[in-house]
Context: one part of a larger RNA
RNA sequence: GACAGGGAGUGUAUGUACACGGUGGGGCGAAAGCCGAAGCGAAAGCAAUUGCCCGCAGCGCAAGCGAGGGGCGUGGUAUGAAAGUGCCAUAAAUCGUGUGUGUACGACCUGAAGCUAGACGAUCUAACCCUGGGUAGGACGAAGUCCCACAUCUGUGGGAUGGAGGUCCGAUAGCGGUUCUGGGCUCAAUCCGUUCGCGUAACCUGGGGAUAGGAGUGAAAUGCUAAUCGUGCCUAGCAAUAGCAGGUUCCUUCCGAAAUGGCCCUUAGGCCAGUCUGGCUGAAGACAGAUUAUGGGGUAGAGCACUGAUUGGGAAGUUUGGAGGAGAAAUCUUUCGCUUUCCUGUCAAACUCCGAACUCGUAUUCGUCGCAGAAGGCCGGAGACGGGGCGGCGGCGUAAGGUUGUCGUCCGAAAGGGAAACUGCCCUGCUUGUGGUUAAGGCCCCAAAGUACUGAUUAAGUGUAAGCAACGGCGUCUUAGGUCCAAGACAGCGGGAAGGUAGGCUUAGAAGCAGCCAUCCUCCAAGGAGUUCGUAACAGACCACCCGCCGAGUCUUAGGGCCCUCAAAAUUGACGGGGCUAAAUCAGUCGCCGAUACCACAAUACAUGAAAAUGAUUAAGUAGGAAGGUGUCAUGCGGGGGUAGAAGCUCUUCCGUGAGGAGGAGUGGACCCUGUCUGAGUAAGAAUCCUGUC
Repeated sequence: GACAGGGAGUGUAUGUACACGGUGGGGCGAAAGCCGAAGCGAAAGCAAUUGCCCGCAGCGCAAGCGAGGGGCGUGGUAUGAAAGUGCCAUAAAUCGUGUGUGUACGACCUGAAGCUAGACGAUCUAACCCUGGGUAGGACGAAGUCCCACAUCUGUGGGAUGGAGGUCCGAUAGCGGUUCUGGGCUCAAUCCGUUCGCGUAACCUGGGGAUAGGAGUGAAAUGCUAAUCGUGCCUAGCAAUAGCAGGUUCCUUCCGAAAUGGCCCUUAGGCCAGUCUGGCUGAAGACAGAUUAUGGGGUAGAGCACUGAUUGGGAAGUUUGGAGGAGAAAUCUUUCGCUUUCCUGUCAAACUCCGAACUCGUAUUCGUCGCAGAAGGCCGGAGACGGGGCGGCGGCGUAAGGUUGUCGUCCGAAAGGGAAACUGCCCUGCUUGUGGUUAAGGCCCCAAAGUACUGAUUAAGUGUAAGCAACGGCGUCUUAGGUCCAAGACAGCGGGAAGGUAGGCUUAGAAGCAGCCAUCCUCCAAGGAGUUCGUAACAGACCACCCGCCGAGUCUUAGGGCCCUCAAAAUUGACGGGGCUAAAUCAGUCGCCGAUACCACAAUACAUGAAAAUGAUUAAGUAGGAAGGUGUCAUGCGGGGGUAGAAGCUCUUCCGUGAGGAGGAGUGGACCCUGUCUGAGUAAGAAUCCUGUC
């Protein structure tokens, strides 16, 4: 891992709700008995309320409520053809069984780390006690002793001898375990290699002994106490507890959520409300939309009338703001500032002289839903209280697939078509089948449908789903103005571009062209006391300006469309791809394709109904509620089959929406099926599930 078998809402007690069943009043009657409103149960025990109005007592500040009582209404029973009359009532529980659910118990199953008690451990290891064993070789050379020299208050120096030491070197043995942070699913749940430490001592080691679980032992690391140590191990309490994690077994039908508010040492959980479901009640109205009327609102926008911020200017005041000037001083005057006022230019969530769309309340008229029973109410059962995406409007943040609000919508719990793929985008809400029509989106090929039509634009493969700024473009199309122009524009080419004069000043020089001042006159078709380059200064080359050639538009302003630049990311790469100059973009037109949508036909379910039948805005669905079924095992009471072949198994054919059921053939070789009531150790794919086999 596969297969087989096992494997999880149970039982008791006690509440509660519902379903089914038993019993339950008064009247009439001779009775049996009939209908019916206090009893039920073996027992413990449980068990009564009000349709409306009036109203004494009483209560209450008042309004008013109001036991008993009265009236009306309603009901039961007897009589009666009916009307009516007599009597009575104003009202229900309890027991059993079943199902749902609450509480207590192991309480659906599995799972801790832990806590407590009693036992068992010192063959590992810690320290200790008793008794044994072991330590190659070499080095250093303490005290003491002897000799010599010197000294002579007893020592100093030298040489020998000697052999001390928690001394040194050491792959002797032995003990250890530093580095490579080497090898290593391994020889090994601590080993191997290399390197390294100790190695006569607080040394190493054999055998025996004693010390233990809140205890031992510890040169002390919370170390060690049998691969277990911040309290060993085993058993018991014990099915500890777990707001946590995983798992929880057949079918169909109907409805169908929530991730919010409040409280909680609460935020992994609960309780109440809201939201879902089932039953009962209820009784004719209900409210997602629209219209009109009438009230509420102060947002968007706008504005500056208030509050606050804020540009420039004018006027007046300033005895008591600062500075300057005049004056001997008083004082005068200039300027800045401040205050007031006028004009002008701007802002505001916590400004408003204003003020929409919109929204809320009430009413009206439509609309939709509703006697196939809405709204509302009561009761049983929940789940959920980790949400998320998108659109509108906000807060915070540089921003985020960010965070936090609010309204809507979708996913969650929603399939189908489109968007290449793609929970939340677009279209559209899936009972079954057949045929058709459309939606979004598309129609060259992949790939269903136009190589469709008309007019324009783009040349960048721009673009071909969404997808980038400011600044810039003599890219190109287009709109509306203006200038010049056949008395010849614009561009180009040819020619001229002079004289007074080198204007004056300045300067070493300054001659159109370093700088300052002025900027005239003449001849002309025209030519500046000079636009740029140039020279030390001149010279020189141009320009303005004029003429000629040429022959029709030129120059410019403000917009718009498409396009270009700006434009950089990491394996080779993306319009989905091929490819496309339209099969791109803009504007328009007609067709077609395209879904579980819509339509038609048929069927099933559902709802109402006794049935026939009828019906639409019915039929998706997680958590969850409700209803009806299937299968397994077994008791009772019935009915059947089987050695002329039961169960089981294999193959196969039918029936049923489905769980499932029936038949046939083979195998097999002894039990099995069925109706009904009842009872369950009643359904397996998952739990790192358990056991077995391979």